[in-house]
Notes:
Predicted 3D model of a 344-nucleotide RNA (Bacterial RNase P class A) from a soil metagenome. It matches the Rfam family "Bacterial RNase P class A". About the family: Ribonuclease P (RNase P) is a ubiquitous endoribonuclease, found in archaea, bacteria and eukarya as well as chloroplasts and mitochondria. Gene Ontology terms of the family: tRNA processing, ribonuclease P activity and dimeric ribonuclease P complex. By type it is a ribozyme.
RNA sequence: GAUGGUCGCGGGGGCUGAAUGGCUUCCGAGGAAAGUCCGAGCUCCAUAGGGUAGACUGCCAGGUAACGCCUGGGCGCCGAAAGGCGAUGGACAGGGCCACAGAAAAGAAACCGCCCAGAGAGACCGCAGGGUUUCGAGGGUAAGGGUGAAACGGUGGGGUAAGAGCCCACCGCACCGCUGGUAACAGCGGUGGCACGGUAACCCCCAGUCGGAGCAAGGCCAAAUAGGCGGCGAGGUGUGACCCACACCGACCAAGCCGCGGGUAGGCUGCUAGAGGUGGCCGGCGACGGCCAUCCCAGACAGAUGACCAUCUCCCAGAGGAUCGGGAAACAGAACUCGGCUUA
Numbered sequence: 001g002a003u004g005g006u007c008g009c010g011g012g013g014g015c016u017g018a019a020u021g022g023c024u025u026c027c028g029a030g031g032a033a034a035g036u037c038c039g040a041g042c043u044c045c046a047u048a049g050g051g052u053a054g055a056c057u058g059c060c061a062g063g064u065a066a067c068g069c070c071u072g073g074g075c076g077c078c079g080a081a082a083g084g085c086g087a088u089g090g091a092c093a094g095g096g097c098c099a100c101a102g103a104a105a106a107g108a109a110a111c112c113g114c115c116c117a118g119a120g121a122g123a124c125c126g127c128a129g130g131g132u133u134u135c136g137a138g139g140g141u142a143a144g145g146g147u148g149a150a151a152c153g154g155u156g157g158g159g160u161a162a163g164a165g166c167c168c169a170c171c172g173c174a175c176c177g178c179u180g181g182u183a184a185c186a187g188c189g190g191u192g193g194c195a196c197g198g199u200a201a202c203c204c205c206c207a208g209u210c211g212g213a214g215c216a217a218g219g220c221c222a223a224a225u226a227g228g229c230g231g232c233g234a235g236g237u238g239u240g241a242c243c244c245a246c247a248c249c250g251a252c253c254a255a256g257c258c259g260c261g262g263g264u265a266g267g268c269u270g271c272u273a274g275a276g277g278u279g280g281c282c283g284g285c286g287a288c289g290g291c292c293a294u295c296c297c298a299g300a301c302a303g304a305u306g307a308c309c310a311u312c313u314c315c316c317a318g319a320g321g322a323u324c325g326g327g328a329a330a331c332a333g334a335a336c337u338c339g340g341c342u343u344a
Base pairs, nucleotide, nucleotide: 001312002311003310004309005308006307007306009028010027011026012025013024014023015022016021030331034342035341037340038339039338040337041336042214043213044212045211054210055209056208057207058206059073060072061071062070063069074088075086076085077084078083089205090204094203095202096199097198098197111145112144113141114140115139116138120135121134122133123132124131125130153171154170155169156168157167158166172194173192174191175190176189177188178187179186180185218269219268220267221266228260229259230258231257232256235249236248237247238246239245276295277294278293279292280291281290282289283288313329314327315326316325
């Protein structure tokens, strides 16, 4: 832990009784009751309308009471596939950032390399004009190397001093059109030599949603005591056994009595029959919806849900078997109620 039995504990019904009692019967933790992270119902408070700020959400369609949930689809990435993962709007509205490395990190850049070199210089040859050679200011170049997560489209060919969309083909990209699709988007065709690096889990822009607090919400009944209000009330209280006396309070206001009202303790309610469970049929790819049948399934408030016995299972427990002994058994545990998510 499972089954059965006995005894208890919380709650409902029935019978009985004057009764707070007695008898009897039925029900009595979870898939997460948890975290309290989303979304609702319900309740109270607030609330003309609009805007700003703030928070959240973010491909499309559907489901739903609603959702940041679920289903289906699109796109991207991973995978041989089955399938998995994705905070998955916008980077020509604007700003910021891009570590290290690297020459250069965004309207570029020349470190090595390649090419030109008719500035200039050196060396050698020559009597000389000059010749040969080396270095090289400067210029061109984004092909190649190298750095990086990322280097201003890719591959191949032409071209060129060397190169380069400079030109061409294909691929990619952008724009336009057509077709398919509810849509996201996809396919095809045309045009363009490429204009637009990444980051929005940075600010921001765009679109959409959002009042607050919570069942200890809230509603009803309602003591004792002490305040409040109204009425009656001329005496009251202390010292003292009592009277007198004295002291104090009192004529708007005392004591005392009666009534009213608010609140507290306490009680009742909210409270568990519900966007409910189970089964069948039908519709839908599915989430889910419709109809029919059937069931009632915790409701405490210092807060029940347990104890013991028997049998069995499991664990301690080992390669297997037997006997004996021990443990009391995953995670956990209601508190207004649902739908999700997450975690155990």